RNA sequence: CUCAUCGCGAAGGGUGGAGGGUUCAGGCCCUGCGAAGCCCUGGCAACCCCCGCGCUGCUCCCAGUGAAAGGCGCGAGGAAGGUGCCAAGUCCUGCCCCGGCAGACGGGGAUAGAUGAG
Numbered sequence: 001c002u003c004a005u006c007g008c009g010a011a012g013g014g015u016g017g018a019g020g021g022u023u024c025a026g027g028c029c030c031u032g033c034g035a036a037g038c039c040c041u042g043g044c045a046a047c048c049c050c051c052g053c054g055c056u057g058c059u060c061c062c063a064g065u066g067a068a069a070g071g072c073g074c075g076a077g078g079a080a081g082g083u084g085c086c087a088a089g090u091c092c093u094g095c096c097c098c099g100g101c102a103g104a105c106g107g108g109g110a111u112a113g114a115u116g117a118g
Stems, first nucleotide, its partner, number of pairs: 001118006011041005019030003024094004042086003047082002049078002051075006059067002061064001090112001095109005
C1' cells in the first nucleotide's frame, strides 16, 4: 500500500500498586471488593491453516469417464500449528448526507483505528 472483517463469543491465579477504556476533546463507564504492565493456566473464535466436495486448470501421456501444480467457491467439517482476542458496538460522539420542529432521537457514509492475509 491492497483486500477482508469489526452488534457474536471467551477469565481465573501470581506479581504489581494507580490508573485504564489506542491518541486529542467531550461524554459515559471500569478500577484499592486492586487499574495498566509482566508471568502462568484456561478459554473464545476461525483470518491463515488442515480435511471433504464442486468448478476451473499451467502441464503430462497410456489420449481417457485419465493424471495434475495452482486458483475460485461451498461445508449446520476440524482445531494440530501461526496470529489474534477474552467489560460495554471499534464503549459513544466529533466530518458529510438523510428522516425529524429540533442542538433530542434514529439511519447511512467518510475519516481514523484494530485484527488477519498478501
A computed fold for a 118-nucleotide RNA from a marine sediment metagenome, annotated as SAM riboswitch aptamer (S box leader). Of the family's consensus pairs, 97% are formed in the model. RNAcentral holds the sequence, with entries from MGnify.